[in-house]
Model confidence (mean pLDDT): 81 of 100. This is a predicted complex of two RNAs, RNase P RNA and transfer RNA, with 445 nucleotides together.

């Protein structure tokens, strides 16, 4: 230099003027809630987004037992608060190569699928064409048996190969070889990899039903508490039991109740206002340490949105970028854009998807020069 | 915020995993003096998109994009 593989990171800055939300503070106004003005502070993202896993929090009394459904996940080991998530490694497969990719337990428990073509698509059997061999024929052939090696159908033919074996054949039977298991021995902390011995299967499918093995109460910030306002503590109609737990069922347990009538179901009726929740957290930087990494540990600073029909914006300048012309080729100037995806709504770790433009690290194969 | 369906011709729907069909509509032809009924023939499909399992996907799985539909608060 080219082409490429991996991972990170930015995703405009900065000044004025105006404005909008939250917080503090101080005047004024107001019974109060609280307004309103002044002034400080602060004020969206890597994904806030999809809600796809995982949790925290909060109610369902405790998160209670049992069977059965149902779902979820599936090599090892570590990491975490936990995952289905990450990081190392195993193994399979893809690429010259960095690297990348795997729904990666079981198909020898059982079932069921394999269309069309094929003689047959799966124990058993089955012969289209060959091959072999009786029998009939003058012959050409025509009928019987026998064989799955060979042709030929097919995505896919009954382990592969050589060989014994026969009339021809065949794992039928003999060594090699691949395969599962199940023991031994050696490496590994393990998956697994090496070597050997014994038994044994005979096609694919489990993202077809299963079978095994772990794990799973349930709801969700409209959760949940508190103020305060409203209405008919309304009408019917079942009722002796019922509700609570949330796939069904039993057992427990807790509270209602038996006409002073629990609870269901209809029909009607009211409110959609405030305050907490809610911003101190698995929180968030720096430098050291331990780790191959994921991450963990010390110190030490920091405190950083909080709306509620929902603020975080508008202009102007300058710089920066990006496109376009000119000058000309370091560059410089001039016009326009001021950009992509998108926008917090209880929080956190994850995962996916969307992303204009630019930088930055490390490594891989060619080819050049020296 | 939960949940629960649904995406296939222009429209309304089908289709055991095995060549995606119907019915209305179009568009040509017949019949008719002529239209409309009728008879015939013909055209339209990236089965929402992008992946994977599988010889084989419209159907099975994952992810994403559309739409529809339902619950929730007092008493």
């Nucleotide at each position: 230099a080219a082409a490429g593989c991996a991972g990170g990171g930015a995703g405009a800055a900065c000044a004025g003027u105006c404005g909008c939300g939250c917080a503090g503070u101080a005047a004024a106004c107001a019974c109060c809630a609280g307004u309103u003005u002044a002034u400080u502070g602060u004020g969206a993202g890597g994904a806030a987004a999809g809600u796809c896993c995982g949790a925290g929090c909060u109610c369902c009394a405790a998160a209670g037992a049992a069977u059965c459904a149902g779902g979820a996940c599936g090599c090892c080991c570590g990491g975490u608060a936990a995952c289905g998530c990450c990081g190392g490694g195993g193994c399979g497969g893809a690429g010259c190569g960095a690297u990348c990719c795997g729904a990666c337990g079981g198909a020898a428990a059982g079932u069921g699928c394999c269309a069309c073509a094929g003689a047959a698509a799966a124990c058993c059997a089955a012969a289209c064409c060959g091959c072999c061999u009786c029998g009939c024929g003058c012959a050409a052939g025509c009928g019987g048996g026998g064989u799955a090696a060979g042709g030929g159908u097919g995505a896919a033919a009954a382990c592969g190969c050589g060989g014994u074996g026969u009339a021809a054949g065949a794992g039928a039977c003999c060594a090699c070889g691949g395969c599962g298991u199940c023991g031994u021995c050696c490496g590994g902390a393990g998956a697994c990899g090496g070597a050997u011995g014994g038994c044994g299967a005979g096609g694919g499918u489990a993202a077809a039903c299963c079978c095994c093995g772990u794990c799973c109460g349930g709801a969700g910030c409209a959760a949940g508490g508190c103020c305060a306002a409203a209405u008919a503590a309304g009408g019917g109609a079942a009722g002796a039991g019922g509700a609570g737990u949330u796939g069904a069922u039993u057992c427990g347990c807790u509270c209602c109740g038996u006409c002073u009538g629990a609870u269901u179901c209809c029909c009607g009726g009211g409110u959609a206002g405030g305050c907490c929740g809610c911003a101190c957290g698995a929180g968030c930087g720096u430098u050291c340490g331990g780790g191959u990494a994921a991450c963990c540990g010390a110190c030490c600073g920091c405190c950083a949105a909080g709306a509620u029909a929902a603020a975080u914006g508008a202009c102007u300048g300058u710089u920066g970028c990006u496109u376009u012309c000119g000058c000309u080729u370091u560059g410089c100037g001039a016009a326009a854009g001021u950009c992509a995806c998108a926008g917090a709504a209880c929080u956190c770790g994850g995962c996916u998807u969307a992303u204009a433009u630019c930088c930055c690290u490390g490594c891989u194969u060619u080819c050049c020069g020296c | 915020u939960c949940c629960u369906c649904g995406g296939u011709a222009a429209c309304u729907c089908a289709a055991u995993g095995g060549u995606a069909g119907a019915g209305u509509g179009a568009g040509c032809g017949g019949c008719u003096g002529u239209u409309a009924a009728c008879c015939g023939c013909u055209a339209a499909g990236u089965u929402g998109c992008a992946g994977g399992u599988u010889c084989g996907a419209g159907c099975c799985c994952u992810g994403c994009c559309c739409g529809a539909g339902g619950a929730g608060c007092c008493a």